[in-house]
RNA sequence: GGGGUGGACCGGGAGAUCGCUCGCCAUGCGCUGGCGGGAGGAAAGUCCGGGCUCCACAGGGCAGGAUGCCGGGUAACGCCCGGCGGGGGUAACCCCGGGAAAGUGCCACAGAAAGCAGACCGCCCGCCGUCGGGACCGUGUGGAACGGCGGCGGGUAAGGGUGAAAGGGUGCGGUAAGAGCGCACCGCGCCGUCGGUAACGGCGGCGGCACGGUAAACCCCAUCCGGAGCAAGGCCGAAUAGGGGAGCAUGGGCGUGGCCCGCGUCGCUCCCGGGUAGGCUGCUUGAGGCGGUCGGUGACGGCCGUCCCAGAUGAAUGAUCUCCGCUCGCCGCGAGCCAUUGCGGCGGGGACAGAACCCGGCUUACAGGUCCACCCCGAUU
Numbered sequence: 001g002g003g004g005u006g007g008a009c010c011g012g013g014a015g016a017u018c019g020c021u022c023g024c025c026a027u028g029c030g031c032u033g034g035c036g037g038g039a040g041g042a043a044a045g046u047c048c049g050g051g052c053u054c055c056a057c058a059g060g061g062c063a064g065g066a067u068g069c070c071g072g073g074u075a076a077c078g079c080c081c082g083g084c085g086g087g088g089g090u091a092a093c094c095c096c097g098g099g100a101a102a103g104u105g106c107c108a109c110a111g112a113a114a115g116c117a118g119a120c121c122g123c124c125c126g127c128c129g130u131c132g133g134g135a136c137c138g139u140g141u142g143g144a145a146c147g148g149c150g151g152c153g154g155g156u157a158a159g160g161g162u163g164a165a166a167g168g169g170u171g172c173g174g175u176a177a178g179a180g181c182g183c184a185c186c187g188c189g190c191c192g193u194c195g196g197u198a199a200c201g202g203c204g205g206c207g208g209c210a211c212g213g214u215a216a217a218c219c220c221c222a223u224c225c226g227g228a229g230c231a232a233g234g235c236c237g238a239a240u241a242g243g244g245g246a247g248c249a250u251g252g253g254c255g256u257g258g259c260c261c262g263c264g265u266c267g268c269u270c271c272c273g274g275g276u277a278g279g280c281u282g283c284u285u286g287a288g289g290c291g292g293u294c295g296g297u298g299a300c301g302g303c304c305g306u307c308c309c310a311g312a313u314g315a316a317u318g319a320u321c322u323c324c325g326c327u328c329g330c331c332g333c334g335a336g337c338c339a340u341u342g343c344g345g346c347g348g349g350g351a352c353a354g355a356a357c358c359c360g361g362c363u364u365a366c367a368g369g370u371c372c373a374c375c376c377c378g379a380u381u
Stems, first nucleotide, its partner, number of pairs: 001377010012324007020038007040352001044363002047361005052229004064225005069083005084097005098220002103218002105214003120160002122156011136142001137140001168186006187209001188207008233281004243272006252266005288307008326349010
């Protein structure tokens, strides 16, 4: 100097004018004045986990769902940290994670065969036929070895071919050709031993190999899980809406009935609880932020100090202008051999996205920019 990996962070700044909302104070009570606070790293998706609230609940089991190497962190988690194993990368580093030698199912197409395998081509052996061949002799219509082609029977999983996958791999021996058939190494399994809390690893021995893949197919094992959610829940509570009770009038209207009594209803006064609209609350001080210190490899935890930092609800947090900063293009001037660079002017751009009870995560979106650590390559010292 070039390329890359991991992590942390910023998300324009200042001022003026006009507004919005919350709190406090003032007040001449008027939607007046002053002071102070007012979105994010994801406020998003609502995918996990918890707090809080209400409902349900003796205990156990079944069903259902989620998670899944080991150890730790945490209020909890499917999150995070540290390790282990496998895979990828020259490396920094990244990705994956129970069980397929309990059972069942499935493995399309292609292929001979896809699961208590399989002989299509090829290779090898035997027999038969045929063609060639000619040793040999008794010279004939003789005929051996050997070879080509075809058929039949058998052997072979080394080679070819199909496939995502073909019943360990490489090499040597072996064989008619082959084959863990034999041997060495690697892989796999079992046993022992040592190290480690463990996952697992090292070493030694034994077994020729028995065990294809798939569990986001059923399933098995272990652990966890009651339901609904701030429109939860609590309080207040109109009307010319409506319910119950007591009293008044017992005069009247209407209904029932042929008529009377009775009953129901309409009226007035008072009382009672329910509850709609609406209002208040829940509501923001919390597993809180910042700084320090101690323990821990780390996630994180203990202690001390300090700070208060949005609470809207037809839903505030905005708009306009000026200057500065960043960046892109064009023009001019200057420096330089070039690459490039300094100054000035004009014009443009500036993302993703908007709290709604509150936290911890994950995931997704994001113009542009900053910092730290590490790896690889090249040059120089």
The prediction has a mean pLDDT of 78. The RNA shown here (Bacterial RNase P class A) has 381 nucleotides and comes from Thiohalorhabdus methylotrophus. The organism belongs to Thiohalorhabdus, within Bacteria. Its Rfam family is "Bacterial RNase P class A". By type it is a ribozyme. The RNAcentral record of the sequence draws on ENA. Of the family's consensus pairs, 95% are formed in the model.